[in-house]
Context: one part of a larger RNA
Molecule: large-subunit ribosomal RNA, domain II
Organism: bacterium
C1' cells in the first nucleotide's frame, strides 16, 4: 500500500432554558431505619418533613420592611408593592367554577462550571531505584613488545703532558633515540552506504621499552562521578543516563472526530486585551416567544459645504507685461550727464494653481413628517452558535514610480469565499444566469452562425493589400501607401511638368586678405540694357575659370499647387518548436455602418412527480385530504423529522432441522434517502415483529492501533 477488526463529545454533582409528567388546600423529601424477595450484593415497598425553594422587597451591611436605599431631609430620584394575571362558561352587575400562567418536584433534551471531560500527539518537570561486563579515572595481582640500527656515561689498554686532562684503541650498551613486524591506532583516499559492518572493507598512514599495550579483580554515579577538557565519557542513551511512579503532566498548536433527509443561513468588521493564527463584548445567523407597521417605497419638508467652480472674497503660492519706487552696495559703456543689463518691493492689466484657502455650491447620503401597497420586513426578550488570516471586480482616495495578480482606507457596491450550468480556446474573482427530481418538447440571455462544433460560405454600402486582421495590448518619431472631406492659389488672356534658348553691362561693388572676382568674412545692395537676368541658390577653384538656380521667351495642351481634417494600411518592432488568430485557414471567414433570420444555458415556458410555509374549505379537528399562491444551491452553524446495531422489559400465547443467524446472488418489490422486503445457493442453531426503555450505537481518512496478504 492494500483488506478486515478496534477508533473520538462519555459519566458524576451543581446550575441555567426548553418540553413534557404530577401536585398545586405550595411542592419535594435526604441520611437512617422498617418489611418481604433473594445465596449475597443490587433493584422494590412503607417510614423519615431534618431541610430546600416558593409565598417580599431594598441596601455593601447592620437593619428596616410594602417599602426601601441615597440623603440633613416629610424632597426629588433608583429599585419594589397583591382583592395575584388572563381566558372560558354560569348569572341582570356583584360573584361564583372550570383551566391555564405562576410554584414545587421527576424525566428528556440544549448549554456551562468542576473535573482525564470529544480522541491522539511533546520537548519536559519531580521523586524512589537500577547500571563502571561499554566507556573514562584509579587500586592490587598477572602477562607481551620478530629484526635491524645508531653508540651517551663508566671502565681497560696505548701514546703525549708536571699536572690538569687531551688524543687513539677497545670494550660497553643509555635513551618518553632511528627503521620496522606482532600489538595498540586511525592520516589521506577509494569502496560501502535498504552495508558484510546501526563505522566494516581496500591501499596509504601514526606509535611500536613506554606517559606503552594488555588479562583478572575491585573503586567512584545522576545535578552526580570521571575527564592530558572534546560539555567528551557514564551499556548503540548524555548541555543532565536508563526503568518505574507523580500521569490520561501541559499544549492558545498540528491531525482526525462514524447513517439519512427537510428548513433557514453566516462571518473574516468595531472596542479592549503582554493582544495581534489566541479571548471576551457589540456586529452579522438560527430556534422559540412578544410587540406590533414602527419595516420598505413616494412626495414635502431640513441642516451641511464634497465634487464642480471661483479667487480684485480671504490665506498662501506662481507666467508674462506697464507704471512708479529703492540700493552711501550688482555688470557693461562714458569725462560726465546718464545710457543699458539685471534685483528688489508696491500698484494695474492679462492667464493660472490649492487635502490642511472659499464670495459660491450640487447628484447621493442622512434627519423628520404625511401618504402609500405589500405581510415580505422591522424592533424587543430569550435559548444556541459559528466567525473576528478574505480575495478579486467597479468608483471615490492615501502610501508607492498616477508600477505590480502590489498595500492601506471607504462605498452595509457586486462576485467568489458559501455558487453548479452557459460565454471568455483553457481560466475562485470578468459577461450571462441562480441546479427540488424526470422528459430524444419549446422560447430565449451572454456569445456566436466556413471546417473542427450547434447556427447565415445571408443581405446592403464601405475600406484595408499590410495575412494588417480574425479576444485583449504596443509609443515618440518617420514616410508622394491609399480612401473621404475642407479651405486656398494659379489657370486657353495657355497653368503646373518636360523640351528649346536666353540668364547681360558698370563690376574684380567696398572693406580685409597672400589672393577674396556673385559664392571665407563685414559693410551695403544702386545704376543701365532689356522679354528677362539677384552686387546673386548651389556645386566648384589657391584666386579665376566652369556647371545650374532664381527670372524670361518659344514650343506642348488642360488641369496644376498649397495647406487642415479623418478612416485604414507602413515603418519604427530583436529569441530561442514552423508555435501561432484555440487550430485548419480566410483577401473576407478582417474592418465599419445597418438590417433580417437562426443557434445558444441547468434562465423562461409545457408534461409529470415531491416537499417547506402560508392561506381557504372539508374532516375520524391538534393531524390528514383537496385547491390556490410563493418557494426548495449552500461552507461554518441553527432548527426539525428519521433509519440501523448491542442489551432489558412485555407482546405477537411469532418464526425454526419441512432448516436460525451468518455469507453469496437476483434483471424482483416498498421508501427521497439512512434502509425494508421477496426468491435462489451456502450453512447447521438459534431468531425476529409491535411498544417502551438503555446505550461500549454506525469510518474512508487520525504518518491511526493489531492481525493478515
Nucleotide at each position: 500500500g492494500c483488506c478486515a477488526a478496534c477508533g473520538a463529545g462519555u459519566u458524576u454533582a451543581u446550575g441555567u432554558g426548553u418540553a413534557u409528567u404530577g401536585c398545586u388546600u405550595a411542592a419535594c423529601u435526604a441520611a437512617g431505619u422498617c418489611c418481604a424477595u433473594g445465596u449475597a450484593a443490587a433493584a422494590g415497598g412503607a417510614u423519615g418533613g431534618a431541610g430546600u425553594u416558593a409565598u417580599a422587597g431594598g441596601g455593601a451591611a447592620a437593619c428596616c420592611g410594602a417599602g426601601u436605599g441615597u440623603g440633613a431631609a416629610u424632597a426629588g430620584c433608583g429599585c419594589g408593592u397583591u382583592u395575584u394575571u388572563a381566558a372560558a362558561u354560569a348569572u341582570u352587575u356583584u360573584u361564583a367554577u372550570u383551566u391555564a400562567a405562576c410554584g414545587u418536584a421527576g424525566u428528556a433534551c440544549g448549554c456551562a462550571u468542576a473535573a482525564g471531560a470529544c480522541c491522539c500527539g511533546a520537548a519536559g518537570c519531580c521523586a524512589a531505584g537500577u547500571g563502571a561486563g561499554c566507556u573514562u579515572a584509579c587500586c592490587a595481582u598477572g602477562g607481551u613488545c620478530a629484526g635491524g640500527g645508531u653508540g651517551a656515561a663508566c671502565c681497560u689498554c696505548g701514546g703525549c703532558g708536571a699536572a690538569a686532562g687531551c688524543c687513539g684503541a677497545g670494550a660497553g650498551g643509555a635513551g618518553g633515540c632511528c627503521c620496522g613486524a606482532a600489538c595498540c591506532g586511525u592520516u589521506u583516499g577509494g569502496c560501502c552506504g535498504u552495508g558484510c559492518a546501526a563505522a566494516a572493507c581496500c591501499a596509504u598512514c601514526g606509535g611500536a621499552u613506554g606517559a606503552a599495550c594488555u588479562g583478572u579483580g575491585g573503586u567512584a554515579a545522576g545535578g552526580a562521578g570521571u575527564g592530558a577538557a572534546a560539555a567528551g565519557c557514564u551499556a548503540a542513551u548524555c548541555g543532565a543516563a536508563c526503568u518505574u511512579g507523580g500521569u490520561a503532566a501541559u499544549a492558545g498548536c498540528u491531525g482526525g472526530u462514524u447513517c439519512u433527509c427537510u428548513c433557514c443561513g453566516a462571518a473574516a468588521u468595531a472596542g479592549c486585551u503582554u493582544u495581534a493564527g489566541g479571548g471576551c463584548u457589540a456586529g452579522c445567523g438560527u430556534c422559540c416567544g412578544g410587540u406590533u407597521a414602527a419595516u420598505c417605497u413616494u412626495u414635502u419638508g431640513g441642516g451641511g459645504g464634497u465634487a464642480g467652480a471661483g479667487c480684485u472674497a480671504c490665506u498662501g503660492g506662481a507666467a508674462g507685461g506697464u507704471a512708479u519706487g529703492a540700493a552711501c552696495a550688482g555688470g557693461g559703456g562714458g569725462c560726465a550727464a546718464c545710457c543699458u543689463c539685471g534685483u528688489c518691493a508696491u500698484a494695474c492689466c492679462u492667464a493660472c494653481c490649492a487635502a490642511a484657502c472659499u464670495c459660491c455650491g450640487a447628484a447621493u447620503a442622512c434627519c423628520a413628517a404625511a401618504a402609500g401597497u405589500u405581510a415580505u420586513u422591522a424592533c424587543u426578550g430569550g435559548g444556541c452558535a459559528g466567525u473576528u488570516a478574505g480575495g478579486c471586480u467597479a468608483u471615490g482616495g492615501g502610501g508607492g514610480c498616477g508600477a505590480a495578480g502590489c498595500u492601506c482606507c471607504a462605498u452595509u457596491a457586486g462576485c467568489c469565499a458559501a455558487a453548479a450550468g452557459g460565454g471568455a480556446a483553457a481560466c475562485a474573482c470578468c459577461c450571462c444566469a441562480g441546479a427540488c427530481c424526470u422528459c430524444a418538447a419549446u422560447c430565449u440571455a451572454a456569445g456566436g452562425u466556413c471546417c473542427c462544433u450547434a447556427a447565415a460560405u445571408u443581405c446592403a454600402u464601405a475600406c484595408u493589400a499590410a495575412g494588417u486582421g480574425u479576444a485583449c495590448u504596443u509609443a515618440a518619431g518617420g514616410a508622394g501607401g491609399u480612401g473621404a472631406a475642407a479651405u486656398u492659389u494659379c489657370u486657353u488672356g495657355g497653368a503646373c511638368a518636360g523640351c528649346g534658348a536666353g540668364g547681360a553691362g558698370g563690376u574684380u561693388g567696398g572693406c580685409u586678405u597672400a589672393g577674396a572676382a556673385g559664392c571665407a568674412g563685414c559693410c551695403a545692395c544702386c545704376c543701365u540694357u532689356g522679354a528677362a537676368a539677384g552686387a546673386g541658390u548651389g556645386c566648384g577653384u589657391a584666386a579665376c575659370a566652369g556647371c545650374u538656380c532664381a527670372c524670361u521667351c518659344g514650343u506642348u495642351a488642360a488641369g496644376a499647387g498649397a495647406u487642415u481634417u479623418c478612416g485604414c494600411a507602413c515603418c519604427g518592432c530583436a529569441a530561442a518548436u514552423a508555435a501561432u488568430c484555440g487550430g485548419g485557414a480566410c483577401u473576407a471567414a478582417g474592418u465599419a455602418u445597418g438590417a433580417u433570420a437562426c443557434c445558444g444555458a441547468a434562465g423562461g415556458u409545457g408534461a409529470g412527480g415531491a416537499u417547506u410555509u402560508c392561506u381557504g374549505c372539508g374532516c375520524u379537528u391538534u393531524g390528514c385530504g383537496c385547491a390556490g399562491a410563493a418557494g426548495u444551491g449552500g461552507u461554518a452553524g441553527g432548527a426539525g423529522a428519521g433509519c440501523g446495531u448491542u442489551c432489558u422489559u412485555a407482546u405477537c400465547u411469532g418464526c425454526u432441522g419441512u432448516g436460525a443467524a451468518g455469507c453469496c446472488u437476483g434483471a424482483c418489490c416498498c421508501g427521497u434517502g439512512a434502509g425494508g422486503g421477496c426468491g435462489g445457493g451456502u450453512g447447521g442453531a438459534g431468531c425476529g415483529u409491535u411498544a417502551a426503555g438503555a446505550a461500549g450505537u454506525g469510518a474512508a481518512a487520525a504518518u491511526g492501533u493489531u492481525g493478515g496478504c